[in-house]
Molecule: SAM riboswitch aptamer (S box leader)
Organism: Verrucomicrobiota bacterium
RNA sequence: GGCUCAUUAAGAGUGGUUGAGGGAUAUGGCCCGAUGAAACCACGGCAACCGGUCGCUUGGCGUAAGCGACGGCCAGGUGCCAAAUCCAACCCGGCUAAGUGGUCGGGGCAGAUGAGAA
Numbered sequence: 001g002g003c004u005c006a007u008u009a010a011g012a013g014u015g016g017u018u019g020a021g022g023g024a025u026a027u028g029g030c031c032c033g034a035u036g037a038a039a040c041c042a043c044g045g046c047a048a049c050c051g052g053u054c055g056c057u058u059g060g061c062g063u064a065a066g067c068g069a070c071g072g073c074c075a076g077g078u079g080c081c082a083a084a085u086c087c088a089a090c091c092c093g094g095c096u097a098a099g100u101g102g103u104c105g106g107g108g109c110a111g112a113u114g115a116g117a118a
Base pairs, nucleotide, nucleotide: 003116004115005114006113007112008111013043014042015041016040017039021032022031023030027088028087029086044081045080046079049077050076051074052073053072054071055070060067061066085110090107091106092105093104094103095102096101
C1' cells in the first nucleotide's frame, strides 16, 4: 500500500515554540485563522475499538478443561479533542412548485479510526 469486518450527527483544550495558512483530495459552497492557521513540544481531557478484570439476573457451544454473546468496572495498546467525516457532488424516494431550483430521508462513492488475515 491493497483486502475483510465494525464504527463514523455523541464526547473532549490550555500553555509554549513558531508565523500563514487551514478544514483529506480535485470542483462548488460554507466556515476557522495576526484576539495567531498548520506543524512540533508539554500538560490536560474524551472515548472505550483492542486489552485487562468481574458476573452480582451471563444467552449459547463443549463430556470436561474451557470458549464466550451480553453487561459492569479499569484505562495498559491505538485513536481522537471547531462545525455530521463542515456540506454537496453519483443514484433512488417524499414534500414544495422555483423556474430546473429548494428541502427532507435512504443508498452509493471517497475518507477516517480500530481490529484481523495475507